[in-house]
Molecule: Bacterial large signal recognition particle RNA
RNA sequence: CCGUACCGAUCGGGGAGGCAGCGGUUCCCUGUUGCUCGAGAUCCGCUAUACGCGAGGAUGACCGCUUUUUUGAGGGCGUCCCGUGACGUUCGGGCGUUAUUUUGAGGUGUUGAGAGACCGGUCCCGCGCAGCGCAUUACCGUGAACCAUGUCAGGCGGGGAACCGAGCAGCAUUAAGCGGACUUUUGCGAGUGCCGCGGCAAACCGGUCUUGAGCCAAGGAAUAAAACUGCCGGCCGUUACGGCCGUUCGAUCAAAGCUGUACGG
Numbered sequence: 001c002c003g004u005a006c007c008g009a010u011c012g013g014g015g016a017g018g019c020a021g022c023g024g025u026u027c028c029c030u031g032u033u034g035c036u037c038g039a040g041a042u043c044c045g046c047u048a049u050a051c052g053c054g055a056g057g058a059u060g061a062c063c064g065c066u067u068u069u070u071u072g073a074g075g076g077c078g079u080c081c082c083g084u085g086a087c088g089u090u091c092g093g094g095c096g097u098u099a100u101u102u103u104g105a106g107g108u109g110u111u112g113a114g115a116g117a118c119c120g121g122u123c124c125c126g127c128g129c130a131g132c133g134c135a136u137u138a139c140c141g142u143g144a145a146c147c148a149u150g151u152c153a154g155g156c157g158g159g160g161a162a163c164c165g166a167g168c169a170g171c172a173u174u175a176a177g178c179g180g181a182c183u184u185u186u187g188c189g190a191g192u193g194c195c196g197c198g199g200c201a202a203a204c205c206g207g208u209c210u211u212g213a214g215c216c217a218a219g220g221a222a223u224a225a226a227a228c229u230g231c232c233g234g235c236c237g238u239u240a241c242g243g244c245c246g247u248u249c250g251a252u253c254a255a256a257g258c259u260g261u262a263c264g265g
Base pairs, nucleotide, nucleotide: 001265002264003263004262005261006260009059010058011057012030013029014028015027016026020047021046022045023044024043035056036055037054038053064258065257068255069254074249075248076247077246078245081243082242083241084240085239086238087237088236090234091233092232093231095230098224099223100222101221102220103219106216107215108214114211115210116209117208118207119206120205121204122203124199125198126197127196128195129193130192132189133188134187135186138183139180140179141178142177148173149172150171151170156165157164158163
């Protein structure tokens, strides 16, 4: 130096959480590949030597280790500040709203705008009528084993007999009830009605008469007031997220360093 066989060692690490504390399962971050199976959160294995537990497998010292330095994914904690959002108090704006004035695209008007008077219609109210719905009455039908009525066969009882008596079934007529239907009576109700009578402040529509040129109007502008929610903005407070900063832990990368046994050639 080469080959062979072994052993050590490795087959992930970290943060949070939990725990008296240390590991695991849980959640999260990270390594280009980088073990398998079983149990394990009111839990599994441990005791500062806290190496996870139990059972298997792979590599075979250029594997591997980290005492040191570098890099810094990511997590935890914390004060002020910055940004964004939400909520709340408060202030303002002349945004919106309301009112007045003005302008006015466009439309319409001597085939008559607008105004006035008269009349009428719609709307509204009162009364009535009609109809609808519900109920009721009258009418028709049905309808009582016995505790409705009338008539009561048979049978039963009384009597010498003629007859008499109570009375079941049946039949008939009815009560309560049930059903029906063109219609009748009465009551109640209402988003009923080209219905009648009357009233009618305002609004809309229509007709006649008088007068004779404007009327409606989106949008714009100005002024004023109130209010606090329709909008916008600011201060303050609370809260959530993110950023800066500090601190803490820290995967990974890189550098340096360390690194076994036996046999044979």